[in-house]
Context: one part of a larger RNA
Molecule: large-subunit ribosomal RNA, half A
Organism: Alienimonas chondri
RNA sequence: GGCACACGGGGGAUGUCUUGGCGUCGGAAGGCGAUGAAGGGCGUGGAAGGCUGCGAAAAACCUGGGCGAGCCGUCAAACAGGCAUUGAUCCCGGGGUUCCCGAAUGACUCCAUCCCGAAUCUAUACGGAUGGAGGGCCAACGCGGGGAACUGAAACAUCUCAGUACCCGCAGGAAGAGAAAGAAAACUCGAUUCCCUCAGUAGCGGCGAGCGAACGGGGAAAAGCCCAAACCGGCAGGCUUGCCUGCCGGGGUUGUGGGAUCGCCGAUCUCGACCGAGCUGGCUAGACGAACAGUCUGGAAAGUCUGACGAAACCGGGUGACAGUCCCGUAGUCGAAAGUCAGCGAGGCGUAGGCGACACCCGAGUAGGUGCGGUCACGUGAAACCCGCACUGAAUCUGGGGGGCCCACCCCCCAAGGCUAAAUACUCUCCGACGACCGAUAGCGUAGAAGUAGCGCGAGCGAACGAUGAAAAGAACCCCUAUAAGGGGAGCUCAAAGAACCUGAAACCGUGUGCCUACAAGCUGUCGGAGCACUUCUUAGAGUGUGACGGCGUGCCUUUUGCAUAAUGAUCCGGCGAGUUACCGUCCCCGGCCCGGUUAAGCCCUUCAGGGGCGAAGCCUCAGCGAAAGCGAGUCUGAACAGGGCGAUAUGUCGGCGGCGGUAGACGCGAAACCUGGUGAACUACCCAUGGGCAGGUUGAAGCGCGGGUAAGACCGCGUGGAGGACCGAACCCACCUAGGUUGAAAACUGGGGGGAUGACCUGUGGGGAGGAGUAAAAGUCUCAUCAAACCAGGAGAUAGCUCGUUCUCUCCGAAAUAGCUUUAGGGCUAGCCUCGUGCCACUACGUUGCGGGGGUAGAGCGACUGAUCUGGGCUGGGGCCCUUCCCGGGUACCCACCCUGACCAAACUCCGAAUACCGCAGCGAUUAUCACGGGAGUCAGUCGGCGGGGGAUAAGCUCCGCCGUCGAGAGGGAAACAACCCAGACCGCCCGCUAAGGUCCCAAAGAUUUGCUGAAACACUAAGGAUGUCGAAACGCCGUGACAGUCGGGAUGUUGGCUUAGAAGCAGCCAUCAUUUAAAAAGUGCGUAAUAGCUUACCGAUCGAGCGUUUCGGCACCGAUAAUGACCGGGAGUAAGCACAUCGCCGAAGCGGCGGAUUGCACGUUCGCGUGCAGUGGUAGGAGAGCGUCCCGUCAUUGGAAGCGUUACCGUAAGGGGGCGUGGAGUGUGGCGGGAGUGAUUAUGCCGGAAUGAGUAACGAUCAGGCAGGUGAGAAUCCUGCCCGCCGUAAGCCUAAGGUUUCCUGGGGAAGGUAAAUCCGCCCAGGGUCAGCCGGUUCCUUAGUCGAGGCCGAAGGGCGUAGACGAUGGACAGCGGGUUAAUAUUCCCGCGCCGCAGUACGAGAGGACGCCGCGAUGAGCUCUGUCGGGCUGUUGGAAUAGCCCGUCCCGCAAGGGCGAGUCCCAGAUGACGAAGCAGAAGGAUUCGCGGCCGAGAAAAGCCUCGUACGUUAAGCGACCGUACUAAAACUGACACAGGUAGGCGAGGCGAGUAGCCUCAGGUGCUC
Repeated sequence: GGCACACGGGGGAUGUCUUGGCGUCGGAAGGCGAUGAAGGGCGUGGAAGGCUGCGAAAAACCUGGGCGAGCCGUCAAACAGGCAUUGAUCCCGGGGUUCCCGAAUGACUCCAUCCCGAAUCUAUACGGAUGGAGGGCCAACGCGGGGAACUGAAACAUCUCAGUACCCGCAGGAAGAGAAAGAAAACUCGAUUCCCUCAGUAGCGGCGAGCGAACGGGGAAAAGCCCAAACCGGCAGGCUUGCCUGCCGGGGUUGUGGGAUCGCCGAUCUCGACCGAGCUGGCUAGACGAACAGUCUGGAAAGUCUGACGAAACCGGGUGACAGUCCCGUAGUCGAAAGUCAGCGAGGCGUAGGCGACACCCGAGUAGGUGCGGUCACGUGAAACCCGCACUGAAUCUGGGGGGCCCACCCCCCAAGGCUAAAUACUCUCCGACGACCGAUAGCGUAGAAGUAGCGCGAGCGAACGAUGAAAAGAACCCCUAUAAGGGGAGCUCAAAGAACCUGAAACCGUGUGCCUACAAGCUGUCGGAGCACUUCUUAGAGUGUGACGGCGUGCCUUUUGCAUAAUGAUCCGGCGAGUUACCGUCCCCGGCCCGGUUAAGCCCUUCAGGGGCGAAGCCUCAGCGAAAGCGAGUCUGAACAGGGCGAUAUGUCGGCGGCGGUAGACGCGAAACCUGGUGAACUACCCAUGGGCAGGUUGAAGCGCGGGUAAGACCGCGUGGAGGACCGAACCCACCUAGGUUGAAAACUGGGGGGAUGACCUGUGGGGAGGAGUAAAAGUCUCAUCAAACCAGGAGAUAGCUCGUUCUCUCCGAAAUAGCUUUAGGGCUAGCCUCGUGCCACUACGUUGCGGGGGUAGAGCGACUGAUCUGGGCUGGGGCCCUUCCCGGGUACCCACCCUGACCAAACUCCGAAUACCGCAGCGAUUAUCACGGGAGUCAGUCGGCGGGGGAUAAGCUCCGCCGUCGAGAGGGAAACAACCCAGACCGCCCGCUAAGGUCCCAAAGAUUUGCUGAAACACUAAGGAUGUCGAAACGCCGUGACAGUCGGGAUGUUGGCUUAGAAGCAGCCAUCAUUUAAAAAGUGCGUAAUAGCUUACCGAUCGAGCGUUUCGGCACCGAUAAUGACCGGGAGUAAGCACAUCGCCGAAGCGGCGGAUUGCACGUUCGCGUGCAGUGGUAGGAGAGCGUCCCGUCAUUGGAAGCGUUACCGUAAGGGGGCGUGGAGUGUGGCGGGAGUGAUUAUGCCGGAAUGAGUAACGAUCAGGCAGGUGAGAAUCCUGCCCGCCGUAAGCCUAAGGUUUCCUGGGGAAGGUAAAUCCGCCCAGGGUCAGCCGGUUCCUUAGUCGAGGCCGAAGGGCGUAGACGAUGGACAGCGGGUUAAUAUUCCCGCGCCGCAGUACGAGAGGACGCCGCGAUGAGCUCUGUCGGGCUGUUGGAAUAGCCCGUCCCGCAAGGGCGAGUCCCAGAUGACGAAGCAGAAGGAUUCGCGGCCGAGAAAAGCCUCGUACGUUAAGCGACCGUACUAAAACUGACACAGGUAGGCGAGGCGAGUAGCCUCAGGUGCUC
């Protein structure tokens, strides 16, 4: 270290529980608000905080009622102090009080009445008064004004999404609509609304996607009315005096037209939605309310057992386990002073005729028309009807509108005025009931402080956290310890269940015991297996744990032709996490009815609610055919009484489960984007207004002066002068280079350098404009760490032909990677192939044999075509070229054709022509395999091998086809390993047998023999090519007349052949190559020489004595043979254990057989349990079937220690199930049958939580730095004190704006925070602390800009803007010194000053009032020097005139006062005393002034003067807000963060300097 067991820790799953949610039904209510709402702020208690209540009358006050003994709400106990039978607390009704913000309002608008009253007489506008109303909030529902896009159409524009989302206005408890200028076409109906149906019909529609009525029928509910006008009258006004206008009253309200007017006749009760005394009932508190005991177990009885009782009450909850009879309740019954609702309602009020005549009235910029739009299901269409805008423009009943262009007949109806319940929609809220809804990762985001903590500038986003016990009985007391930590005893309790508290799983971390492990390499298992330890159960055989050694063996998922792959995903564990639901369609199964089936809305009935009945409107079916008229078991076509097509000759319909499809988000998660409405300029870019900043040094423009020069100039020199997007360089700004940093110190920094630094400069404060918009010296830059279109919320679950993921088991069958089409190619549709069901049994499909066919491939052939093609020849023809004096003609090694000879090629050649395949017939085999119809798929990326081809290069692990096979989706054996090769198709078991491929020396199961070959370690990669390797075969030649090889000898002469040549003599070259002597010898094979010479060969003789030489074919070997970690037999090794032929064995697989078992199909038998036989049972996508388990419901039954958790050696073919033991402490199980699902998880870079690994590793945040001693303390590197040392010192010191908001001071503390520790702290607890007429702000002013009475404009929201108001970054404005506190001081104290109230209002004027640059004068503080005062030092003796240090100041006219180095007392805080207190120098703040320049440099008020009106003498008074601390550890950066943050002061030495270096005052050593 591993495995196992035991015991723990850790963690918070599981089980049980529920205070909280979710949903449905019913009832109520449907608003609140200027009498100040909703919502908030701040208060309010004896006592701090949260919640609740309440409001300065403040957990409450008064009063009416209820209740009846305790009470002062809760977290949350105790204490303090109180109240109450004279009725408290508490509950209900009414009243009072009700701070501040908020519509927020002392306003504004509208209405009514009255007054006043311009231009302008009347009047009106305007103004004023009184009274009333409105305003704002609120969940959905409603009506209206505006109105998207993603998306769908597989693109997209009409169209769709959709009049949806969203914005806006307004209203009500409902809204809207509504009493026919309607719908229709019947023998018509009779307001509107809603439901069912008609009907996915008629239609509309790039006639695409899609959109989609109405009439009619069945129901719910029902309700009808009022004006205008004609006419009559009254009042008022006008004038043109008899008319007009306005107001009021009467009258009148209709389409078989009505009314007015005139004439005649007639009538008194009907209805109402208005008011309403009273009555009845309900609501807002409440009251009564039956019936039990014992026994046993137990901590406890409600459980068990025994025996009773109630029930109009056995709903439910509680009580120490499960209670009808213990408690609260429940059934039932009763109850209201007050408020309120509903019904009834006497009474009040309102409300109605007939006939005839006459021709007065019957809704005008209207109807209608034209143009353009919108809405109607209806997209411009033949497009009616309705609505809008523009332009036009009627009629009055003898009139007008409509009936889907239009016209006629006919029919229906009266527009241009208005009101109208119910049936319908919704639920922020209250009450009641219920749930096959959830049960703490669930259910609302919220069961706890929840819209909280937290994040963000903001709009907005938005968590987590439940459980001790019956009862706190919440652990007295003792001990350890610095302990308020923690632990050990004791005690309580059934139990410590001990507050980090029920149960308490897993990851993970330990301790102990048993076994194993230190020569051994790999998915860590599995099979075999020794030893050791243990157990006692069907104990003498088993079992448990471990596992030496050996065999075999490269995870899972996904995606793929194919993955151990070095392709994807997963750290581990636990929990959560994905094909659902509605409607429609279709198919199978099951059920009901069928002389058809069925209801929908709705209505009725009903035990406490599950249900039952009615309801035929409608739908499907019962008849089809046709474009239709139409006809009809037929019909259409057609001349047809032809033919043909479609029908007739089969049973439907309703419901339930299941499969699949359509419409919906439709299996889950995932965009980049589009649109709508808002939020942002706190970052940054630009602009506006008002302020601020820039050490020091340098250069020396114009102008000017003088001189020179000139006719005068120009020009030149010197000086003066002080310009500049000038120069150098700090602050300041920027960000070029380099290094570091890169899980940083820092989400952009640091170190060292760099650029600009009087300018187009930098910067503070306030302000402006914004999302297709702003802004931009322009980079697509910037617009809050986001930019080629910000952020937030919404449409929204956009869409995703794409990727990933998709959860229990078993059984049967089982693919495809092809065709056609496709803006199609990684997507689809149809077909093919799979599956399930049903049907058909014959001239079906399939195999084989025989017979009969057609073919034009392989091959072959081409004197058989079309073409291609080589050799030799012929010279037959033509051509070219050459010769030729013309005609002739000649030559030709050239070209073409032809002929002969020989050879030869072809996918698009064929005189020919197979094997297979295909077709037909027959026999045999086999059997429904075929086929047809119906339900469900998946597949459309294939791969390698063999064969036949195309492309390519007769390349590719290449690519495209055809046939076959394997893999895919296939395990096993072989090929070392190795999807696709060889063998062979795995239902399960066996320590049985036989074989296949392949093997048989060892690894490693199995072997021998015979004959040859190989000698290369060949076997154990390869070729052209090369080679006296070797074996075998064949042919030819030479050879005892002596071959071949060797050795000895000869190898000569003409002649140095001729030519050429300087030479050429066999041997540079050319020509010739004869002859002689010979046994033989080249006018020479090679070497050689300048040329000769020389050597040698051929050739001859001798010697030797038997084979020699050449060529061809075959077997096995050799060379050819070079690559990167060491490597091609798998290794060892092998000369057979290699190779070849052969023989007989053996081994060898999940193949075959044997034995046993399971299951499927078929057949037979069956005592229906099953048995027998035969054949099957690899499997991805996928089809079909059967089961297991989880939660809930119905029904029946049951338990005392339930569920859950841990463990186990039991059972089952699997999912799983059971028993025992332990833990646990209240529910549970089905042993059974049904039903319903949020129903099964190793994987989605899944979500949430917990725990590992990395790892005791990196780091502990500026490299300015600490050390010692003492103190405190349980404890000190760090805290305190002292000494020494270091660092900053234009800062790292001091002041102060913004921002923060108590961090300030004192005492105490030691959990957490502090990168370690801590006695310490910006931490925690408690107490304390901020004092103003004159510092800042308000009570003053105005800038940019903002708001904005009236006003103007705009669909709405709203926009602009006058008066006016607001608005500092500016103007205006009265205090200085000293002292004092732990902490404040220009604020308190001391001293000495100053301002305002103290004129007001209005008007006028002046002033206020302004740039940049330069120069001059002035001269504050500060510093230095000296003087003076004081002190210190002195060390060889003495001295101070020497040296060193400190101070030498402030207020006041002054008198004077204060301060003051220091000294003294004192433990300290602190108190007392107290000298000198002058001069000069450099320098230059401030103020004043001057000059130059071009970019020409706020406003208003205070204040001053004048004018007008009014007012007037002072004792005294002087308000409100800020004031602590903080300049970085307190702001902004997530941090005690190396960043950022405006302004003022800012000493000494060297120095030009605020540079740099060192130092003062002061601060500090950066928290390991």